[in-house]
Context: one part of a larger RNA
């Protein structure tokens, strides 16, 4: 000097922060990831109509849409947490001629013509549920076949250039794409979202190297896919990752192997600086998601609120079987010295899905609790001496508390009540103007100005009136170290106390009381570091 602090005593208001450092212990309940009807088939309810009649029921048609399904993009992001990890994890510099990349964004090119299921649906079937199943029969931007096809893949023949599988050029042969939807229309098209095949940015990731990175030598040896080689498998990719064959190496006191601690970093705290010391909050990375293994889909996962198998452990049950995952926001149990509301909105910013309108979002804006931290402000000013009364010392004269109080004249900051009242709000649809590009029109595309909805917070901040000193002071400390002394009680008891030492009759060291010093909405003590 510092703190993500805790205790005690105290406690007025604001801003701005910051708050389970224990048991990665279990967890009731809510909510935290959905969206697209402009892919698709198809509709309960319900509204108008009709028709039949048995007068409230069936039926047709039209509108409207819910709930579910198929499908697409999203659920790999945002959010938590530090168990585990001494490691190319992380942190700096590099390499990848050894590699992938949805969605954006640029260029070239293309969107041809078939088929066959399948949920949803409709009749059954078993079950307590959770689900499972049998027949039937239906779409698609959902599945599959064919057609075209490059400078794309592959094989190869010749070349340049060169850094290994990189970049080019002339040829041969193989291969291997796509899906519609929606607006205007002069019905010829054309515009929009899109789909396929390809180059190239952009992002993002994989992999790989050089250096950095805690304690123990009361760990000294360690290694059999172990070290290399050929030749394969795998993969997006090098690679003993893996597998066969062959050699018989590989590491290590410059500290391997083994133990034990631990997420790393920007940074943060202290120090003049060097160094220590840490790694909450805020950003990067990185790993985990009841414990342990596994893969599937996917451009991305071996997936925190997907799925399988095993385990613990909790619930339902008709006993046959099921269902669960808060180290997401709140909230509960437990442990602890010790840590918040089952709060409000998606108005702003940031994602997801839609052309859009909008719809979702405990991200994130905000309110609440809490002196836990830092900063501001307030608890009134100015005059006031018969130095009043009480109180403490005291030779009783008096001193001291003390302009302090009282008592005047004043402010109103805070408060308490009333009124006014910005900014966060950009702009989107939609409307009008203007210009550009391309066209034969029209909708449409671009670029701009203008208008133009929408505030959780919030009775919000902040200005104004009004009231009235009015609603507001505490801890600790006075032996030296150290700033501040007297009495009184105790009598090595009681007690203090960081050291050092104080207390056995006059205690400046205990307890109280007055006075005093220090900090002040704190103050003290305790723990942690420098």
């Nucleotide at each position: 000097a510092a703190c993500g602090a805790a205790c005690g005593c105290u406690g007025g208001c604001g801003g701005c922060g910051c708050g389970u450092c224990u048991u990665a212990a279990g967890c009731a309940u809510g909510c935290a990831a959905g969206u697209c009807g402009g892919g698709c088939g198809g509709c309960a309810a319900g509204g108008u109509g009709g028709u039949g009649c048995u007068u409230g029921c069936a039926c047709c048609a039209c509108c409207c849409u819910a709930g579910a399904g198929c499908g697409g993009c999203g659920g790999a992001c945002u959010g938590g947490u530090g168990a585990g990890u001494a490691a190319c994890a992380c942190g700096u510099g590099g390499g990848u001629g050894a590699u992938c990349u949805g969605c954006c964004u640029u260029g070239a090119g293309g969107u041809u013509g078939g088929g066959g299921a399948u949920a949803g649906c409709c009749g059954g079937u078993a079950g307590a549920a959770a689900u499972a199943c049998c027949g039937g029969g239906u779409a698609a931007u959902a599945c599959c076949g064919g057609a075209u096809a490059a400078g794309c893949u592959c094989c190869u023949g010749c070349u340049g250039u060169u850094a290994u599988g990189g970049c080019g050029g002339c040829g041969g042969g193989a291969g291997g794409a796509a899906a519609g939807g929606g607006g205007c229309u002069g019905a010829g098209g054309c515009c929009c979202c899109g789909c396929c095949u390809u180059g190239g940015g952009a992002u993002g990731a994989g992999c790989c190297c050089g250096c950095g990175c805690c304690c123990c030598a009361u760990u000294a040896g360690c290694u059999g896919g172990u070290u290399g080689g050929c030749g394969g498998u795998g993969u997006a990719a090098a690679g003993g990752a893996c597998c066969a064959c062959c050699a018989a190496g590989g590491c290590g006191a410059g500290g391997a192997u083994g133990g034990g601690u631990a997420g790393c970093c920007g940074g943060c705290c202290u120090g003049a600086g060097a160094g220590g010391g840490u790694g909450a909050a805020c950003g990067g990375c990185c790993a985990c998601a009841c414990u342990g293994g596994g893969a599937c889909u996917g451009a991305g996962a071996u997936a925190c609120g997907g799925c399988c198998c095993a385990g613990a452990c909790u619930c339902c049950u008709a006993c046959g079987g099921g269902a669960g995952g808060c180290a997401g926001c709140a909230g509960c149990u437990a442990a602890g010295a010790a840590u918040a509301u089952u709060c409000c909105g998606c108005a702003a910013u940031g994602g997801g899905g839609g052309g859009a309108a909008c719809c979702c979002u405990g991200a994130c804006g905000g309110a609440g609790c809490g002196a836990c931290g830092c900063c501001g402000c307030g608890u009134g000013g100015g005059c006031g001496a018969g130095g009043a009364a009480g109180g403490c010392c005291g030779g009783a004269a008096g001193g001291u508390u003390g302009u302090a109080a009282a008592g005047u004249c004043c402010u109103u900051u805070u408060g308490c009540g009333g009124g006014c009242g910005a900014a966060g709000a950009a702009u989107a649809a939609g409307u009008g103007c203007g210009g550009c590009a391309g066209g034969g029109a029209a909708u449409g595309g671009c670029c701009g100005c203008a208008u133009g909805a929408u505030g959780a917070c919030g009775c919000c901040a902040g200005c104004c009136c009004g009231c009235g000193a009015a609603u507001a002071a505490g801890c600790c400390c006075c032996g030296g170290c150290u700033a501040a002394u007297u009495a009184c009680g105790u009598g090595c008891c009681a007690g203090c106390a960081g050291c050092c030492g104080c207390g056995g009759u006059a205690a400046c060291a205990c307890g109280u009381a007055a006075g005093g010093g220090g900090c002040g909405a704190g103050c003290g003590u305790u723990g942690u570091u420098c």